[in-house]
Context: one part of a larger RNA
RNA sequence: GAAUGAACGCUGGCGGCGUGCCUAACACAUGCAAGUCGAACGAAACAGCAAGAGCUUGCUUUUGUUGUUUAGUGGCAGACGGGUGAGUAACGCGUGGGCAACCUACCUUUGAGUGGGGGAUACCCAGCCGAAAGGCUGGUUAAUACCGCAUGAGGUUGAUACGACCAAGGUUGUGUCAAUAAAAGCCUGGGACUUUGGAAACAAAACCAGGUGCUUGGAGAGGGGCUCGCGUUGGAUUAGCUAGUUGGUGGGGUAAUGGCCUACCAAGGCAACGAUCUAUAGCCGGCCUGAGAGGGUGAUCGGCCACACUGGAACUGAGACACGGUCCAGACUCCUACGGGAGGCAGCAGUGGGGAAUUUUGCGCAAUGGGGGAAACCCUGACGCAGCAACGCCGCGUGAGUGAAGAAGCAUCUUGGUGUGUAAAGCUCUGUCGACAGGGACUAAGAACUUUUGUUUAAGAGAUAGAAGUUUUGAAGGUACCUGUAGAGGAAGCCCCGGCUAACUCCGUGCCAGCAGCCGCGGUAAUACGGGGGGGGCAAGCGUUAUUC
Numbered sequence: 001g002a003a004u005g006a007a008c009g010c011u012g013g014c015g016g017c018g019u020g021c022c023u024a025a026c027a028c029a030u031g032c033a034a035g036u037c038g039a040a041c042g043a044a045a046c047a048g049c050a051a052g053a054g055c056u057u058g059c060u061u062u063u064g065u066u067g068u069u070u071a072g073u074g075g076c077a078g079a080c081g082g083g084u085g086a087g088u089a090a091c092g093c094g095u096g097g098g099c100a101a102c103c104u105a106c107c108u109u110u111g112a113g114u115g116g117g118g119g120a121u122a123c124c125c126a127g128c129c130g131a132a133a134g135g136c137u138g139g140u141u142a143a144u145a146c147c148g149c150a151u152g153a154g155g156u157u158g159a160u161a162c163g164a165c166c167a168a169g170g171u172u173g174u175g176u177c178a179a180u181a182a183a184a185g186c187c188u189g190g191g192a193c194u195u196u197g198g199a200a201a202c203a204a205a206a207c208c209a210g211g212u213g214c215u216u217g218g219a220g221a222g223g224g225g226c227u228c229g230c231g232u233u234g235g236a237u238u239a240g241c242u243a244g245u246u247g248g249u250g251g252g253g254u255a256a257u258g259g260c261c262u263a264c265c266a267a268g269g270c271a272a273c274g275a276u277c278u279a280u281a282g283c284c285g286g287c288c289u290g291a292g293a294g295g296g297u298g299a300u301c302g303g304c305c306a307c308a309c310u311g312g313a314a315c316u317g318a319g320a321c322a323c324g325g326u327c328c329a330g331a332c333u334c335c336u337a338c339g340g341g342a343g344g345c346a347g348c349a350g351u352g353g354g355g356a357a358u359u360u361u362g363c364g365c366a367a368u369g370g371g372g373g374a375a376a377c378c379c380u381g382a383c384g385c386a387g388c389a390a391c392g393c394c395g396c397g398u399g400a401g402u403g404a405a406g407a408a409g410c411a412u413c414u415u416g417g418u419g420u421g422u423a424a425a426g427c428u429c430u431g432u433c434g435a436c437a438g439g440g441a442c443u444a445a446g447a448a449c450u451u452u453u454g455u456u457u458a459a460g461a462g463a464u465a466g467a468a469g470u471u472u473u474g475a476a477g478g479u480a481c482c483u484g485u486a487g488a489g490g491a492a493g494c495c496c497c498g499g500c501u502a503a504c505u506c507c508g509u510g511c512c513a514g515c516a517g518c519c520g521c522g523g524u525a526a527u528a529c530g531g532g533g534g535g536g537g538c539a540a541g542c543g544u545u546a547u548u549c
Stems, first nucleotide, its partner, number of pairs: 001549004006545005013396006019389002021354001026352003030349003035076003040073002043070013083307003092232008102224003107220008115149001117147002124139006155180011185212006194205004233279003240270003245267008282304004286297004309330005332343004360386001362385003368382001369380004399429004409420004433490001435485005443476001446472011493538005498519003504533005514521002
C1' cells in the first nucleotide's frame, strides 16, 4: 500500500447492488418448512335436482343422479429441494483413464401383449382393555391392493451341435431341448344387432372407436456404483507396523469386482522415496495479495463429500441404511391416574446461552423451479420480495455566481500590522436529494370459455396442431418512474501537524500530568503532553484493533 463475513471509538443526509452467528455440531417455547390424486377403490355426512310413496299440502321417506367435504384402502412423491462442516489426511476431493465386473423410477423412441379366475382386508358395525399414547376380538365390503391359472416373442439359467472375431464373465451367425417368470384397469364417445331390468320412455351390460394406464423386450438421454495413474498440511523429541494381516482355492453375498464375508492352504504385505503413531483440517472452481514466481485463504455463488440429539441396525423402495420414516440402547426435556407414554430447528423466522460480534416469530406463490393431478387446481420459509444493520462497493447531495468598508469576532503582535478571508453578510440565481400534491408501470408467459380451420375418425365425440374473439391472473406497490408546488431552506465529520510523513504558533504544565507504530518527547520559553488559533489529509465517513499478502 492492498484486503476483510470484521469488531470498537467519534460522527452520520439519500439511493442502487450485494452481504450479515467466523464463538456453543450448546439447549430450544411457538408457528410454518411435503404433499397430492375421487379420471384407481368401497363408504359416510351435507346440499341441489328428478321420479315414486305416505299423507298432517308442505313435511317425512325411498330410489336415482350431480356436486362439495371427510377419514380409510391404493398410486406417485416424502432419497429432490433447504441446512451445517462435527467427523474425514481418505480414491474424500481435484485431474485424466478403465468397467470384457455394473444398476437406473419418471422422460424419449421402438416391438409384442393386456385372457380367465380366486381368497382376503382397512374404513364401518358390535364388544373389550388403557389415564393417555394406543391396542385386542368378532362380523361385513371394494379396488389399478394381494394370489393362483392360461399364453410366452424376446429375456435369464442349464444342457447341446456347428462356427466367425476377440482383450477376462465380450460381440455375433445357424439350430435343438428343458426350466423359469407377465399384466389392470379407468375416462370419453357411438349407434346397427344381442342380453338384462322395465308396459313404455329409458337405463345398464356386451360390441365398436379414441385417449390414458398396465405387462414384457430393444435402444437412448440424464443419473448413479466400482476401479486405476498422478496430486493433496505439520511432527522422527513418533522407527518399526500388520493374523483377515498379504496371496491362493472352494463357497456365500452384492446390481457388480474384490478378504466384502467364511472354511482350508501358503507366509506373506507395508516402511527412511517416511510405514505406524500423533496433531491439525471438509476438498475444489475460486477469493485476497503480488510485476510475476509465489504466499495466504476456502464466507456469499457453483461442483463433490460427510453429517442430521449420541451410538448401532435394518425395513420399504428404481434409488436411503433415510434431517422434519421405523426399531434398539444412551443422555437430556416434557406428560402421567406411576402402570406407561411423547420429543429431536446443523429447514425459515424466533428464544435462552456463549461471545468483541451477526437481522423480522414479515408478504406472496404474481414470476422461475419442484411434487401430485387428464385438467382445473393444491402444496412449496425452494424462490420472488419487503424489513433491520454505513457491514461492504458504487453513485449523488449538503448549493452556484458575485461580493473588500479586506466588517465584526477570535488568534497573534515588533502596536505599524498580520492571519482566519471571498470566507461571512449583502445582491443575483438554481432546484439534485429530501418534504408535499397529482399521474403511474415493465416484470404476464399463460389459464378458462365461445367460434372456427386442418389431422385422426364412421362421427359436429374424444384427442391433437393452429386462428379469432371474450373474460381473467402482480406479493413487491400506489413502489419505481414522470409532472408540479414551496424553498438555500432539512443534510459534515473524523484523524493528524518532532523525523519517518503532507501540515506551526500562543498559553498551561514542569521527568508531574501525560504521549508513543519506531526513533523517542516531558526536569520553566515543549512545533512531540493538555487547550486555543491556524494548517494538512480523507470524507458520510474517519481513526483504532485483529488478521493476510